[in-house]
Context: one part of a larger RNA
RNA sequence: UGACGGGGGCCCGCACAAGCGGUGGAGCAUGUGGUUUAAUUCGACGCAACGCGAAGAACCUUACCUGGGUUUGACAUGCACGGGAAAACUAUAGAGAUAUAGUCCCUCUUCGGAGUCCGUGCACAGGUGCUGCAUGGCUGUCGUCAGCUCGUGUCGUGAGAUGUUGGGUUAAGUCCCGCAACGAGCGCAACCCCUAUUUUUAGUUGCCAGCGAGUAAUGUCGGGAACUCUAAAGAGACUGCCGGUGAUAAACCGGAGGAAGGUGGGGAUGACGUCAAGUCCUCAUGGCCUUUAUGUCCAGGGCUACACACGUGCUACAAUGGCCGGUACAAAGAGUCGCAAGACCGCGAGGUGGAGCUAAUCUCAAAAAACCGGUCUCAGUUCGGAUUGGAGUCUGCAACUCGACUCCAUGAAGUUGGAAUCGCUAGUAAUCGUGGAUCAGCAUGCCACGGUGAAUACGUUCCCGGGCCUUGUACA
Numbered sequence: 001u002g003a004c005g006g007g008g009g010c011c012c013g014c015a016c017a018a019g020c021g022g023u024g025g026a027g028c029a030u031g032u033g034g035u036u037u038a039a040u041u042c043g044a045c046g047c048a049a050c051g052c053g054a055a056g057a058a059c060c061u062u063a064c065c066u067g068g069g070u071u072u073g074a075c076a077u078g079c080a081c082g083g084g085a086a087a088a089c090u091a092u093a094g095a096g097a098u099a100u101a102g103u104c105c106c107u108c109u110u111c112g113g114a115g116u117c118c119g120u121g122c123a124c125a126g127g128u129g130c131u132g133c134a135u136g137g138c139u140g141u142c143g144u145c146a147g148c149u150c151g152u153g154u155c156g157u158g159a160g161a162u163g164u165u166g167g168g169u170u171a172a173g174u175c176c177c178g179c180a181a182c183g184a185g186c187g188c189a190a191c192c193c194c195u196a197u198u199u200u201u202a203g204u205u206g207c208c209a210g211c212g213a214g215u216a217a218u219g220u221c222g223g224g225a226a227c228u229c230u231a232a233a234g235a236g237a238c239u240g241c242c243g244g245u246g247a248u249a250a251a252c253c254g255g256a257g258g259a260a261g262g263u264g265g266g267g268a269u270g271a272c273g274u275c276a277a278g279u280c281c282u283c284a285u286g287g288c289c290u291u292u293a294u295g296u297c298c299a300g301g302g303c304u305a306c307a308c309a310c311g312u313g314c315u316a317c318a319a320u321g322g323c324c325g326g327u328a329c330a331a332a333g334a335g336u337c338g339c340a341a342g343a344c345c346g347c348g349a350g351g352u353g354g355a356g357c358u359a360a361u362c363u364c365a366a367a368a369a370a371c372c373g374g375u376c377u378c379a380g381u382u383c384g385g386a387u388u389g390g391a392g393u394c395u396g397c398a399a400c401u402c403g404a405c406u407c408c409a410u411g412a413a414g415u416u417g418g419a420a421u422c423g424c425u426a427g428u429a430a431u432c433g434u435g436g437a438u439c440a441g442c443a444u445g446c447c448a449c450g451g452u453g454a455a456u457a458c459g460u461u462c463c464c465g466g467g468c469c470u471u472g473u474a475c476a
Base pairs, nucleotide, nucleotide: 001476002475003473004472005471007470008469009468010467011466012465013464015460016459019424020423021422022421023420026315027314028313029312030311031310032309033308034306035305042053043052064301065300066299067298068297069296070295073124077123078122079121080120081119082118083117088103089102090101091100092099093098106115107114108113126290127289129288130287131286135284136283137279138278139277140275142273147186148185149184150183151182152181153162154161155160166177167176168175192267193266194265195264197235198234199233200232201231202230203229207224208223211222212221213220238261241255242254243253244252245251317417321376322375323374324373325372326371333364334363335362338357339356343352344351345350383414388409389408390407391406392405393404394403430452431451432450433449434448435447436446
């Protein structure tokens, strides 16, 4: 100087407390361990691995296994020699890769050759093989915590100290005051984006107040530029004003005005560093290993196994509910290899057909919870939907291993969950639907969107994590 302490002081955080809802019990989904297996490819392991890489394993993917092929190679460049095609189509053999046969059959040219392709040979290719403890890059984490340092000066033999400590204050090393320090840098804040109010400009594909026309009805038409909205430029919030407290300071408390008040709400943004943290399977790369194989092509299988254990979720156990009928109100997205309306067929998944739309125009598209009426009356039930049988639909060469969905039948467990444990402070939790990426098909996951919409916070004694000062130390 650090680190540590079941030392002290001060402070903060959904850290506790106060509340609300869960997990842990059940069924299922999904990931992991274990076990099994020819293979169940690999990585990730406290927080910070376990709905993680994977924004989508039937084939492909695919790295694994079994079997069948191949060796200048599936891919790149160059050289030498030989050739004229290669590809495509057809037939045969085969699980296919592939092999054989047939059809077809080069281009430019200064006639030397060049381009393209095939064969042979040589250099070389190839490796999701190993090492993340050789690395780059990227990422997680402490932590959006308030810290981490430097120059000059001063002090100390020196390691170092000072500044950065102290008194206040702040979300903040934020600011003020003091001080052997004076300044500065990386962080904080601000500058960026969205959102809340408003003005101007603009008015189609969006809008419709007033005027006219028309319809069973609809901004449908003429028209309008008010309103909503769209999207560009501004305005607006700064402790600016008032009162009080305070050291007359910084600031804090209350108030006015205001759409918004003290960082308005949310996002992006992550200092010096820590964990030899993660990744050689995104990519790049040193070294090592491999080269008739650890490369490569193909078929089938596996990654989907199942006594069990754990994590994360979904659905429930019901009456604040289930079922039936009727009737409202969103936002944000996506669409031409696509979204697909009206109509018709089917109980339905869906099918036929194809208007319109490269989209503020058309479509997906029905929002759901809510509200109104009816029914059920506390039961393993008109709760719950697992499982199983049958019949189908769709995608796709192909749904047996191993897809999703529909209909009929079946109707498990489950009556609120032990010890323990998680999230959340406001348009939040809870609850309700909607969309998107991936994607032929496949979502209870992920990412986004809006609807309805709470309770509680006395407080900092305690648990956990962190910051500053100080103290002890046989630790570095």